[in-house]
Context: one part of a larger RNA
Molecule: small-subunit ribosomal RNA, 3' major domain
Organism: Lachnospiraceae bacterium canine oral taxon 399
RNA sequence: UGACGGGGACCCGCACAAGCGGUGGAGCAUGUGGUUUAAUUCGAAGCAACGCGAAGAACCUUACCAAAUCUUGACAUACCAUUGACGAGUUAGUAAUGUAACUUUUCUUUCGGGACAAUGGAUACAGGUGGUGCAUGGUUGUCGUCAGCUCGUGUCGUGAGAUGUUGGGUUAAGUCCCGCAACGAGCGCAACCCUUGUCCUUAGUAGCCAGCAGGUAAAGCUGGGCACUCUAGGGAGACUGCCAGGGAUAACUUGGAGGAAGGUGGGGAUGACGUCAAAUCAUCAUGCCCCUUAUGAUUUGGGCUACACACGUGCUACAAUGGCGUAAACAAAGAGAAGCGAGACUGCGAAGUGGAGCAAAUCUCAAAAAUAACGUCUCAGUUCGGAUUGUAGGCUGCAACUCGCCUACAUGAAGCUGGAAUCGCUAGUAAUCGCGAAUCAGAAUGUCGCGGUGAAUACGUCCCCGGGUCUUGUACA
Numbered sequence: 001u002g003a004c005g006g007g008g009a010c011c012c013g014c015a016c017a018a019g020c021g022g023u024g025g026a027g028c029a030u031g032u033g034g035u036u037u038a039a040u041u042c043g044a045a046g047c048a049a050c051g052c053g054a055a056g057a058a059c060c061u062u063a064c065c066a067a068a069u070c071u072u073g074a075c076a077u078a079c080c081a082u083u084g085a086c087g088a089g090u091u092a093g094u095a096a097u098g099u100a101a102c103u104u105u106u107c108u109u110u111c112g113g114g115a116c117a118a119u120g121g122a123u124a125c126a127g128g129u130g131g132u133g134c135a136u137g138g139u140u141g142u143c144g145u146c147a148g149c150u151c152g153u154g155u156c157g158u159g160a161g162a163u164g165u166u167g168g169g170u171u172a173a174g175u176c177c178c179g180c181a182a183c184g185a186g187c188g189c190a191a192c193c194c195u196u197g198u199c200c201u202u203a204g205u206a207g208c209c210a211g212c213a214g215g216u217a218a219a220g221c222u223g224g225g226c227a228c229u230c231u232a233g234g235g236a237g238a239c240u241g242c243c244a245g246g247g248a249u250a251a252c253u254u255g256g257a258g259g260a261a262g263g264u265g266g267g268g269a270u271g272a273c274g275u276c277a278a279a280u281c282a283u284c285a286u287g288c289c290c291c292u293u294a295u296g297a298u299u300u301g302g303g304c305u306a307c308a309c310a311c312g313u314g315c316u317a318c319a320a321u322g323g324c325g326u327a328a329a330c331a332a333a334g335a336g337a338a339g340c341g342a343g344a345c346u347g348c349g350a351a352g353u354g355g356a357g358c359a360a361a362u363c364u365c366a367a368a369a370a371u372a373a374c375g376u377c378u379c380a381g382u383u384c385g386g387a388u389u390g391u392a393g394g395c396u397g398c399a400a401c402u403c404g405c406c407u408a409c410a411u412g413a414a415g416c417u418g419g420a421a422u423c424g425c426u427a428g429u430a431a432u433c434g435c436g437a438a439u440c441a442g443a444a445u446g447u448c449g450c451g452g453u454g455a456a457u458a459c460g461u462c463c464c465c466g467g468g469u470c471u472u473g474u475a476c477a
Stems, first nucleotide, its partner, number of pairs: 001477002003474003007471007015461002019425005026316008034307002042053002064302007073125001077124002079121006087104006106115003127291002130289003136285002138280003141276001143274001148187006154163003167178003193268004198236007207226002212223003239262001242256005318418001322377005328371001334365003339358002344353003384415001389410007431453007
């Protein structure tokens, strides 16, 4: 100087407390361990692995296993020879790739050739999701959006170092003020950026009968118009600016006025010096080592989906603040051409037929659902709950057996609120309700977004956990 203490002082955080809803019990989904297996590919391991890499394993993916096949190779460059192709189509054959046969089929030229491509050959080489993340780059997690981490000059100290950065206040903040052997500066904080909340203005191929006219079963449907809504460009607005109290006449703080908004208005992006030999050689790149008729490459089938069990994360429930039925209302944000697909018709339905419109503020997906109204059920393993199973179908796709999703009918398990323990959340939040997108042929209870309805509680900092500052002790470095 650090680190540590079941030392001290001060401060903060959904850390506790006060509340609300969960997990842990059930069924299922999904990941992991274990076991099994020819293979169940590999990685991730307290917080910070476990709905994680994977924004989507039937084939492909795929790295694993079995079998079959190739050896200058599936891919790149260089050399020589031959051919004119390559490609496309047909046929034979195979489990399939490979393979064989036939048809069709280049450009340019000074006619020497050149360009390009295929085949054959020889070697240099290719290739490796093989090893090492404890050889590395790059990227990422975490402490932590915590308020810290340092430097120059000066001064002090023999020196390691100290000072500044400590002290008195204050702040979300090393934020600011005052003081001080320090004076300044840098990386962080804040601001600048995006979005949301109010108003003005500019512009109207979406909105409006607001005012006029036409028109309908209804309808901005039409003429017409940008007032309003909205859209998207520009601007204004918030700065402790004003008033009062407190404070040291400071920084600041408490209350108030005005205001759409008040003291960082809400949310996001933004992550200092460093820590964990943290993670990743399987995104990529790369040193070294290893394989080279195989640890490389191709194909078919299987596996990654197994199942006495254990754990994590979720979904659905156990019901009356509910279930079911009928007929009504109100969103936002997105996506769409090998696409979204309307009206119409067929089907109980999944869906099918057909194809209007739309590269979309114009058309489509598209029905929002909780909610309100009316009716029914009356506390029961039920008109709760929907697992499982049977039958019959639909869709995608060469192909749904291993192993997809959906529909109808039938079946109707467990489950009556969950032990010890444990998680999230402070406001348009929790809880609850639907909607969309990416990936994607098909395949979400996951992920990422969007809006609707919309709470309770916070006395306080004694205690648990984590962090910051000062100080003290030390058998630690």